Predicted 3D model of a 109-nucleotide RNA (c-di-GMP-I-GGC riboswitch aptamer) from Candidatus Brocadia sp. The sequence was found by an Rfam model in a public genome assembly. The coordinates come from a structure-prediction model, not an experiment, and the mean pLDDT is 75. Lineage of the source: Bacteria > Candidatus Brocadiia > Candidatus Brocadiales > Candidatus Brocadiaceae > Candidatus Brocadia. The model forms 90% of the base pairs in the Rfam consensus. Rfam family: c-di-GMP-I-GGC riboswitch aptamer. Rfam links the family to the GO term cyclic-di-GMP binding.
């Protein structure tokens, strides 16, 4: 050094539930324990998530108008009423993967 044990002596803490922070993902603190051998630490690359905006795409409404269609004005988690889509930016997330730095123990191999 790879590796990681029915070992030691420890460590960490999902989810939910209180309290504070934030538009919001989410975070801090305080019960709790689903896990975890890096669930120690950095948001570099991807992924997921959040708010904003742009663009799509779609409604409603009027006007032409037989229909479709176009035009113009409004909306799209709330508008009388549906869909939730793409970039971009700003943010979360290290318990999603890569990745960088760092660290406890220690058997069989």
């Nucleotide at each position: 050094u790879c590796a990681g044990a029915u070992a030691a002596a420890g460590g960490c803490a999902a989810a939910c539930c209180c309290u504070g922070g934030g538009u919001a993902a989410c975070c801090a603190g305080g019960g709790g324990a689903c896990g975890c051998a890096a669930a120690g630490u950095a948001a570099a690359g991807g992924g997921u998530c959040u708010u904003u905006u742009u663009a799509g795409g779609g409604g409603c409404g009027u006007a032409u108008u037989g229909c479709a269609a176009u035009a113009c004005a409004c909306c799209c988690u709330a508008a009388c009423a549906c869909u939730g889509u793409a970039a971009a930016a700003a943010g979360a997330u290290a318990g999603c993967c890569u990745u960088a730095c760092u660290g406890c123990c220690a058997a069989a191999g």